């Protein structure tokens, strides 16, 4: 230079008109509205609503059972499926990235196709050690039979799983010994498990030892360990027209009635619950944000102290914030610059995942190449 990976920002700008939603103020006797001045007014993801928790309202003695959910260790945190550091495995030549990562040696399940077979099986092979069979020899002697011996064949009984072929897997791997042919049957190395020592807080690492050799799938049921009550701001809290409801009345009106009374229907007033539409609060300054110290935990430079860096967590100081809508406001024009501009808008709030995304700027880090 020019490749690569890692960590953090930015997300067109400036200015003019006209608009919209919030707050404050001013005219105005007050007041909604409306007119005027002023001031704020989307995101890194505001999104998917996946998880976690603030908050509200229901339930609720405690234990278990079902039902979900998380799953390498160690820490953070209100919390957590998150984050950080570390372990183990893959991937890279490094930097570094990726992992839905308890337990298949408790049990049942499953493993297409193809194969003998898919977890204890023999298809096609391999031996002829043993028995059986036959055929030859020795040997008997009754002379055609065999008590045994000894070769040879056959492969019937039988050992074998090494190669062969099937498959995504085929029963630890490679050699050498060894065997009638074989085999962890013996050794040697490497692999897995088990034991037992060091060293770590631990995951796990090293190391000696023991043929102890065990198929994959738990994202299938299952078995361990830990965790969960339900519903979600249309949550809920308050105010409350209108109709209906209830109690009262020196009221009226009208029915029954010769006439009063009680009653009993309707009107009026007053009062009261509970509430509908409707208004208001929850709702905007917080488990909250950004520097500077401090201390924990970890990494890292450095042979070791000292010191230094850094990430996260916490704490003290100081600093700064300022959408709150309710059919839902942040938009249109016009000028200018410049690299010509992705993704995409709240609706209780926080804290994290995970999707989308033009272009761009820092900052470490590892390899290439070139020059001094």
């Nucleotide at each position: 230079a020019g490749g690569g990976c890692g960590a953090g920002c930015c997300a067109a700008g400036c200015g003019g008109a006209c608009g919209c939603g919030g707050g404050g103020g001013g005219a105005g006797a007050g007041a909604c509205a409306a007119c005027c001045c002023u001031u704020c007014g989307a995101g890194g993801a505001a999104a998917g609503u996946c998880c976690g928790g603030a908050c509200a309202c229901c339930a609720c003695a405690g234990g278990g059972c079902a039902g979900g959910g998380c799953g390498g260790u160690g820490g953070g945190u209100a919390a957590c499926g998150c984050c950080c550091a570390c372990c183990c495995g893959g991937c890279g030549a490094a930097a570094g990235c990726c992992g839905c990562g308890g337990g298949a040696a408790a049990g049942u399940g499953c493993c297409a196709c193809a194969g003998a077979a898919a977890c204890a099986u023999a298809c096609g092979g391999c031996c002829g050690a043993u028995g059986g069979c036959g055929c030859g020899g020795c040997c008997a002697c009754a002379c055609g039979u065999g008590a045994g011996c000894c070769g040879c064949g056959u492969a019937c009984a039988g050992g074998c799983a090494a190669a062969g072929g099937u498959g995504a897997a085929a029963a630890g791997g490679u050699g050498c010994g060894g065997u009638a042919a074989g085999a962890g049957c013996g050794c040697a190395c490497c692999g897995g498990c088990g034991u037992c020592g060091u060293g770590g807080u631990g995951a796990c690492a090293c190391g000696a030892c023991g043929g102890c050799c065990a198929g994959g799938c738990a994202a299938a049921c299952c078995c361990c360990g830990c965790c969960c009550g339900g519903u979600g701001c249309a949550a809920g809290g308050c105010c409350a027209a209108g109709c209906a409801g209830g109690a009262c009345c020196g009221u009226c009106g009208a029915c029954c009635c010769g006439g009063c009374u009680c009653g009993g229907c309707g009107a009026g007033g007053u009062c009261c619950a509970g509430g509908u539409a409707g208004g208001u609060c929850g709702c905007a300054g917080g488990u909250g944000c950004g520097c500077u110290u401090c201390g924990g935990c970890g990494c890292c430079c450095c042979g070791c102290c000292a010191g230094g860096g850094u990430u996260u967590c916490g704490g003290c100081c100081c600093g700064g914030c300022g959408a709150g809508a309710u059919a839902g406001a942040u938009g249109u024009c016009c000028g200018c610059u410049c690299g010509c501009g992705a993704c995409a808008g709240g609706a209780u709030c926080c804290g994290g995942c995970u999707u989308a995304c033009a272009g761009g700027c820092u900052c470490g880090c590892u390899g290439u190449c070139g020059g001094a």
Source information: This is a predicted structure of a 372-nucleotide RNA (Bacterial RNase P class A) from Solirubrobacterales bacterium 70-9. Taxonomically the source falls in Solirubrobacterales (Bacteria, Bacillati, Actinomycetota, Thermoleophilia). Its Rfam family is "Bacterial RNase P class A". Its family is annotated with dimeric ribonuclease P complex, tRNA processing and ribonuclease P activity in the Gene Ontology. By type it is a ribozyme. It is recorded under the gene name rnpB.